[in-house]
RNA sequence: GGCGGUGUAGCUCAGCGGUCAGAGCACGUGGCUCAUAUCCACGGAGUCGAGGGUUCGAAUCCCCCCACCGCCA
Numbered sequence: 001g002g003c004g005g006u007g008u009a010g011c012u013c014a015g016c017g018g019u020c021a022g023a024g025c026a027c028g029u030g031g032c033u034c035a036u037a038u039c040c041a042c043g044g045a046g047u048c049g050a051g052g053g054u055u056c057g058a059a060u061c062c063c064c065c066c067a068c069c070g071c072c073a
């Protein structure tokens, strides 16, 4: 330098144009217990990597940039 992949909650990820952006784990509160853990209920946390475009509508499609990973040179 060329090609491809990934980027969404603290972590691991789902989501393939339209309900309000979700799950598990973690965290907080309450319940249970002599107590801790387990278990149960509830809750907080996201400008979906940045910018632009298409569209009535974009995490999702297109362009460009950034970071990381892989292959080729």
Stems, first nucleotide, its partner, number of pairs: 001072007010025004018056001027043005049065001051063003